[in-house]
Context: one part of a larger RNA
RNA sequence: CCCUCGUUAAGGAACUAGGCAAAAUGGCCCCGUAACUUCGGGAGAAGGGGCGCCCCCUGCUGGGGGGCCGCAGUGAAAGGGCUCUGCCGACUGUUUAACAAAAGCACAGGUCUCUGCAAACGCGUAAGCGGACGUAUAGGGGCUGACGCCUGCCCAGUGCCGGAAGGUUAAGGGGACGGGUUAGCGCAAGCGAAGCUCGGAACCGAAGCCCCGGUGAACGGCGGCCGUAACUAUAACGGUCCUAAGGUAGCGAAAUUCCUUGUCGGGUAAGAUCCGACCCGCACGAAUGGCGUAACGAGCGGAGCACUGUCCCAACGAGGGGCCCG
Numbered sequence: 001c002c003c004u005c006g007u008u009a010a011g012g013a014a015c016u017a018g019g020c021a022a023a024a025u026g027g028c029c030c031c032g033u034a035a036c037u038u039c040g041g042g043a044g045a046a047g048g049g050g051c052g053c054c055c056c057c058u059g060c061u062g063g064g065g066g067g068c069c070g071c072a073g074u075g076a077a078a079g080g081g082c083u084c085u086g087c088c089g090a091c092u093g094u095u096u097a098a099c100a101a102a103a104g105c106a107c108a109g110g111u112c113u114c115u116g117c118a119a120a121c122g123c124g125u126a127a128g129c130g131g132a133c134g135u136a137u138a139g140g141g142g143c144u145g146a147c148g149c150c151u152g153c154c155c156a157g158u159g160c161c162g163g164a165a166g167g168u169u170a171a172g173g174g175g176a177c178g179g180g181u182u183a184g185c186g187c188a189a190g191c192g193a194a195g196c197u198c199g200g201a202a203c204c205g206a207a208g209c210c211c212c213g214g215u216g217a218a219c220g221g222c223g224g225c226c227g228u229a230a231c232u233a234u235a236a237c238g239g240u241c242c243u244a245a246g247g248u249a250g251c252g253a254a255a256u257u258c259c260u261u262g263u264c265g266g267g268u269a270a271g272a273u274c275c276g277a278c279c280c281g282c283a284c285g286a287a288u289g290g291c292g293u294a295a296c297g298a299g300c301g302g303a304g305c306a307c308u309g310u311c312c313c314a315a316c317g318a319g320g321g322g323c324c325c326g
Base pairs, nucleotide, nucleotide: 001321002320003319004318005317006316007315008314011311014310019307027051028050029049030048031047036041038146052068053067054066055065056064057063069073081305082304083303084302085301086300087299088297089296093105094104109144110143111142112141113140114139115138121130122129123128147292148291149290150289152222153221154220157219158218159215160214161213162212163211166210167209168208172204173203177199178198179197180196181195184191185190223241224240225239226238227237250284251281262278263277264276265275266274
C1' cells in the first nucleotide's frame, strides 16, 4: 500500500452523474392509520406503546395482581427504512445462457380478415401428417393491448373486395396469302398441279390490366398567402390559391420543443432537473390508437423525513495479502 471487516468527536449528502455504498428500519402483541379507489384495495400506510425473571389467581392459553435484577429483556443470530409527486407499462409473467430485465416481448380484452371441412393455413417431391379425432361460441393470420371516456375528415394514389358492358391480351384454334421443291408446259426467259415443307394476315381465344364501384381498427394522408374590430394588440369575420381531404375530441416546451435554462407560478437561501400553468405543437393526435386511471414495478425522474465515514477529513483497530528467510 491492497483486500475484507469493526469503531469514531462535532457536522449530517456539504459527496456524487446519482445517497452509489454504508448506516438506519427489522420479530411478536396492542393502539392507530390519509388522499385516492375498479370498494378488492391503498395497509405492515404513516405514527405510537409493550416485550426479562419470580409468586398468586390456573387444567392449558390469554389476562389480572404483587414482587426482583441489569446500561441494555424480540438481551446472541436471523428479521421491511418511510413519505410526497411525476413519466411509462394496467396487472402475475417473459427476455439478450456469459456487459442490457426494461417504458422491450407476452398478456386477458378490443377489432379487422380468411376458413362450410378432403376447411383456411403449415410441413413434405410425394404418400402422408399437423390443423383436429376440432367444425364459425371453431380454427388460421394482421393490428391493438386491463378498465373508463372515446376513436373525427380524406377512397385521388397503393392494397383488398365486388362488377363484367367496352378496350387490351397468351397458348391454342384458324387459315387468306407468300416462299422452297418438281411431274408437266414453254424455243427461251419463265410459269407451275398434287404431295412434302417453311412462313403466315383476318377472325375466334381466359384470367389479368385498363375500366366502373366499394373499402381506413387496409398501406397511408390530414395546406398556403393577404386583409379586417373607435389606443394598441389580437382577429370571431372576409378574400384568394391549391387539395383526395386539409388535424375533430383530447393532450401539449411532452420519453416528442430546435430557438430554450421559452414565460409565469410552486418548491430551495440559491433549482439547466422537478411539479402546476400558458400554447408560436421547428416536428402531438385518436387501435404504428388519443386522453385518463386505483392496484402493481429489483423500471425512469424530482422532493422530503430518518440515518449514516458518501463527504468536511481523516484516525485507530482486526484478519488476509504485499515484503524478507526457508